[in-house]
């Protein structure tokens, strides 16, 4: 230094959670690193820490030690996103309201506000008008006969003169029927403001004196109240995600280091 055959030792780890604690089985993260049994209302074990059986590599890139690096998971604290719950004095958005009158608008000496006086709109009495109906009247129609006049023909009486009653026609009226511009008289009314008189709380309009510089309160501002969880702030609480501090630590990299036995 070779080769051979052992032994030590590997043959996954880790995190949380369970446990008095220490493994396991499940969960999780890394990552490929033997087999079989046992196991979460758990299995096995006592600080020497799975426990019982087998098999496989075996002094090394596989063990041991010491650094660097580091995936992850847990607790804590601090932010942020979302979710939930709960407040209305939180007087932040919002809504209703009240007051002031600083600004703006508008109005005013072609006189504010204020005070007086008067009228109308309002109700009522009377008149008058209208409107509507009735009479009255005018007109125009209107009676086979039981209206009138006149009464042809005809009829009747007379000797005759001529009388007499009468239908039709025609005029004219009564009942009845239509119209009616003006004009008479009655009636009657949620028709009118036309007159004239009485009443009148307040609104609005509207004349007139007096007085002398503001009124408004629409927007803006400003002081308050009310109301409300839509939003927005506050509290609490749950997930996620970021940072920081602590703990745990797979893997990965780097130095070092480590047996026997026989043989060449």
């Nucleotide at each position: 230094u070779c080769g051979u055959g052992c032994c030590a030792g590997a043959c996954g780890g880790g995190g949380a959670g369970g446990u008095a604690g220490c493994g396991g089985u499940g969960c999780c993260c890394u990552g490929u690193a033997c087999c079989u049994g046992c196991a979460a209302c758990c299995c096995g074990c006592u600080a020497u820490a799975g426990c019982a059986g087998g098999g496989u590599c075996g002094c090394a890139u596989u063990c041991c030690u010491u650094c660097c690096u580091g995936a992850g998971g847990c607790g804590c604290g601090u932010g942020a996103u979302u979710g939930u719950a709960g407040g209305g004095u939180c007087u932040g958005g919002u809504a209703c309201u009240g007051g002031c009158a600083a600004g703006c608008a508008g109005u005013a000496a072609u006189g504010a506000a204020g005070a007086c006086c008067g009228g109308g709109u309002c109700c009522u009495g009377c008149g008058c008008a209208a409107c509507g109906g009735a009479a009255a009247c005018c007109u125009g129609u209107g009676a086979a006969c039981c209206c009138c006049g006149u009464c042809a023909g005809g009829u009747u009486c007379g000797g005759a003169a001529g009388a007499a009653a009468g239908c039709a026609g025609c005029g004219g009226u009564a009942a009845g029927c239509a119209a009616g511009c003006a004009a008479u008289u009655c009636c009657g009314u949620g028709u009118g403001c036309c007159g004239c008189g009485g009443g009148g709380c307040g609104g609005c309009c509207u004349g007139g004196u007096c007085c002398g510089a503001g009124c408004c309160g629409g927007c803006u501002g400003u002081c308050g109240g009310u109301a409300g969880u839509c939003c927005g702030u506050c509290u609490g609480u749950a997930a996620u995600c970021a940072c920081g501090c602590a703990u745990c630590g797979a893997g990965g990299g780097a130095a070092g280091g480590u047996g026997c036995a026989c043989g060449g």